[in-house]
RNA sequence: GUCCCUGUAGUUCAAUGGAUAGAACACUUGGUUGCGGACCAAGAGCUUAGAGGUUCGAUUCCUCUCAGGGACA
Repeated sequence: GUCCCUGUAGUUCAAUGGAUAGAACACUUGGUUGCGGACCAAGAGCUUAGAGGUUCGAUUCCUCUCAGGGACA
């Protein structure tokens, strides 16, 4: 330099172009316990990497940029 893949909650990951973007773990509060852990109940938390476009509607499709990984040179 060319090409390919990935980017969603603190972490690991879902979500066929159509409901208020969800699950597990973690976190917070309460219950339970002699105190913790485990367990039970409830809760908070994601401008879906950024910008633009297509569409009635975009996490999803297209373009550019950024970051990470890979192949070739």

A computed fold for a 73-nucleotide RNA from a Pseudomonadota bacterium, annotated as transfer RNA. Its Rfam family is "tRNA". Rfam's curators write: Transfer RNA (tRNA) molecules are approximately 80 nucleotides in length. RNAcentral holds the sequence, with entries from ENA. The prediction has a mean pLDDT of 81.